[in-house]
A computed fold for a 74-nucleotide RNA, annotated as Pistol ribozyme. It matches the Rfam family "Pistol ribozyme". For this family Rfam cites "New classes of self-cleaving ribozymes revealed by comparative genomics analysis" (Weinberg et al., Nat Chem Biol, 2015).

RNA sequence: AGUGGACUUUGCCACUUUAAAAAGGUAAUUAAGCAAAGAGCGUUCAACCUCGUUUAAACGGGGUUGAGGUUUAC
Numbered sequence: 001a002g003u004g005g006a007c008u009u010u011g012c013c014a015c016u017u018u019a020a021a022a023a024g025g026u027a028a029u030u031a032a033g034c035a036a037a038g039a040g041c042g043u044u045c046a047a048c049c050u051c052g053u054u055u056a057a058a059c060g061g062g063g064u065u066g067a068g069g070u071u072u073a074c
Base pairs, nucleotide, nucleotide: 001016002015003014004013005012007038008037009036010035011034025074026073027072028071033041044067045066046065047064048063049062050061051060052059053058
């Protein structure tokens, strides 16, 4: 200097052309991803639409809209 830990900034950390991770203070907790703020990607719930299995129910995948956006201790 670059790349990465969903996005932006800052931080914390890792790697060196790779895009991962056993790192990111410790221990747990949560579906919730390293942290804060923002946003609301992923994840969660509800309704509706659709596809598959199916006698049907049920289950699973995809889409739209709305709601909500891990937590605690040291």